[in-house]
RNA sequence: AAGGAUAAAGCCAAACUGUCUGUGAGGGCAGGACGGAAAGCUGCGGGUCUUAUCAAAGACAGCCGAGCUGCUGAAG
Numbered sequence: 001a002a003g004g005a006u007a008a009a010g011c012c013a014a015a016c017u018g019u020c021u022g023u024g025a026g027g028g029c030a031g032g033a034c035g036g037a038a039a040g041c042u043g044c045g046g047g048u049c050u051u052a053u054c055a056a057a058g059a060c061a062g063c064c065g066a067g068c069u070g071c072u073g074a075a076g
Base pairs, nucleotide, nucleotide: 011036012035016031017030018029019028020027021026034062040068041067042066044065045064046063047060048059049058050057051056
């Protein structure tokens, strides 16, 4: 340099429950772990979903891409 483990150290937290919040999709916090090596961040492209005003405004980053950033490092 390369390699990437049934290794080690940490990290996040689905469903569900409680509570607050929003018209709603949803979101915050707490509990809880199904999972995740970007399940960190950005609505940029696609997709799905919502709306009292129906054509615009929103929601989802744990649906797929894209961009930016990023931890550890055994053997052969």
This is a predicted structure of a 76-nucleotide RNA (c-di-GMP-I-GGC riboswitch aptamer) from a Desulfuromonadales bacterium.
It was read from a public genome assembly, where an Rfam model found it.
Its mean pLDDT, the model's own confidence on a scale to 100, is 83.
Taxonomically the source falls in Desulfuromonadales (Bacteria, Pseudomonadati, Thermodesulfobacteriota, Desulfuromonadia).